[in-house]
RNA sequence: CCGAGGGAAAGGCACACCCGUCGCAAGGCGGGGUCGCAAAGGCACGGGACCUCAUGGUCAGCCGGCCCACCGGG
Numbered sequence: 001c002c003g004a005g006g007g008a009a010a011g012g013c014a015c016a017c018c019c020g021u022c023g024c025a026a027g028g029c030g031g032g033g034u035c036g037c038a039a040a041g042g043c044a045c046g047g048g049a050c051c052u053c054a055u056g057g058u059c060a061g062c063c064g065g066c067c068c069a070c071c072g073g074g
Stems, first nucleotide, its partner, number of pairs: 002074001005071002012037002017032006035061001041067003045064003048059004
C1' cells in the first nucleotide's frame, strides 16, 4: 500500500413517537428519543413508492448501481 473478513477495540447513525421550525404536500432541518443498522456515510443514475390541479417535487432506513470510510487475516 492492497484487501478477505469483521464490529473484538475505538467509535458512529438513529425507526416509531414527542416538541419547535420550513414547505400546498410528500417530506426536510434542530432538539429529545432509541426500533434497528456493518456502510442506516454520500450521490436521485436506473427501478419503485409517495406528494402536487399541473409544472414539478419528495424518499438513500425500498431495491439496484457508483463513490468515500474504522479495525484488519493474508